Notes: Predicted 3D model of an 83-nucleotide RNA (c-di-GMP-I-GGC riboswitch aptamer) from Clostridiaceae bacterium BRH_c20a.
RNA sequence: UAAGAAAAAGGCAAACUUAGUGAAAACUAGGGACGCAAAGCUACGGGCCUAAAGCAAAAGCUAUGGUCGCCGGGUUGCCGAAA
Numbered sequence: 001u002a003a004g005a006a007a008a009a010g011g012c013a014a015a016c017u018u019a020g021u022g023a024a025a026a027c028u029a030g031g032g033a034c035g036c037a038a039a040g041c042u043a044c045g046g047g048c049c050u051a052a053a054g055c056a057a058a059a060g061c062u063a064u065g066g067u068c069g070c071c072g073g074g075u076u077g078c079c080g081a082a083a
Stems, first nucleotide, its partner, number of pairs: 004079001011036002016031006034069001040075003044072003047067003053062003
């Protein structure tokens, strides 16, 4: 230096569950750990989810709602053997 260890210290927390919020997706808090070296932050690009409202005769369509633990971008950062 960082290409990531059967190392150390610490961190996060899927499913499920309890309470609350929400039209829903989902979110917040407690419990809980499947995993994670950016599973820190950021919806900026793509993807995905939802459709209250709007449009529509209806079927349905649309994000202005979500998701960064789907991928990419931006930004900040702990430890660090072997090589």
NCBI's taxonomy places the organism under Bacteria, Bacillati, Clostridia, Eubacteriales, Clostridiaceae. Model confidence (mean pLDDT): 88 of 100.